[in-house]
RNA sequence: AAAAGGCAAACCGCCGGCGACGGCGGGACGCAAAGCCUCCGGCCUCAAAUCCUUGAGGUAGCGGGGCCGCCGAA
Numbered sequence: 001a002a003a004a005g006g007c008a009a010a011c012c013g014c015c016g017g018c019g020a021c022g023g024c025g026g027g028a029c030g031c032a033a034a035g036c037c038u039c040c041g042g043c044c045u046c047a048a049a050u051c052c053u054u055g056a057g058g059u060a061g062c063g064g065g066g067c068c069g070c071c072g073a074a
Stems, first nucleotide, its partner, number of pairs: 006031002011026006029061001035067003039064003042059007
């Protein structure tokens, strides 16, 4: 540079949740890890506190990190 493919944002429908958000279907903004994992940071939600903040949860498509991984020059 290719080849075979893969995933699926926003939005819509249905369902779950106090919520962030998640699941399924449709749909593609994009992604060489947009495969998996909350260990660290960020952001978001809920509760308590009402000075400091603390706890529980979410986001892996916000970064860092860990593990596995297609093809090719190699």